[in-house]
Molecule: transfer RNA
Organism: Paenibacillus assamensis DSM 18201
């Protein structure tokens, strides 16, 4: 250089037929529970806003009522090849 596979919240990971974006499970805060911890239980947990509401799938366009998801470019990492 050239094919090919990934990239989603604080982290593993789901949603692949275009139709509620973050199910789940972990970290994290509260709270019960204890003499105190642990463990366990409930509740809470993307970003901005007093709220309404706005935004957000590696980056930048297009298709579409509608895109994590289809297309073009590009970045990264990884694999594979002369």
């Nucleotide at each position: 250089g050239c094919c090919g596979a990934u990239g989603u919240g604080g982290u593993g990971g789901a949603a692949u037929u275009g139709g509620c974006a973050g199910a789940c499970a972990c970290g994290c805060c509260g709270c019960a529970c204890u003499c105190a911890a642990a463990a366990u239980g409930c509740g809470g947990u993307g970003c901005c806003g007093c709220a309404a509401g706005g935004c957000u799938u590696g980056c930048c366009g297009g298709u579409u009522c509608g895109a994590g998801u289809c297309c073009g470019g590009c970045c990264a990492u990884c694999g594979g090849u002369a």